[in-house]
RNA sequence: AAUUUAAAAGGGUAAACCUAUUGAAAAGUGGGUGCACAAAGCCAUGAGUCUAAAGUAGGAGUGAUUUCAUGAUAGUCAAGUUGCAAGA
Repeated sequence: AAUUUAAAAGGGUAAACCUAUUGAAAAGUGGGUGCACAAAGCCAUGAGUCUAAAGUAGGAGUGAUUUCAUGAUAGUCAAGUUGCAAGA
């Protein structure tokens, strides 16, 4: 330095739920909490999944419905990138 993650040490993050707030929604952010995680660190490039405001279709009188990310998800997977420890 690389691979790997068996036991440790120091630690780290924070699911669901509650609450405040942003958003059309999915969801995000702050506080509490703790399911779990060796990258559950970062990143929206590829795919998957979620939502459907605006737009399209539709054909009633102002509304069911349809379609669609430019939205979201990194705790869905992959790619890229950075990193603690050291048994082998």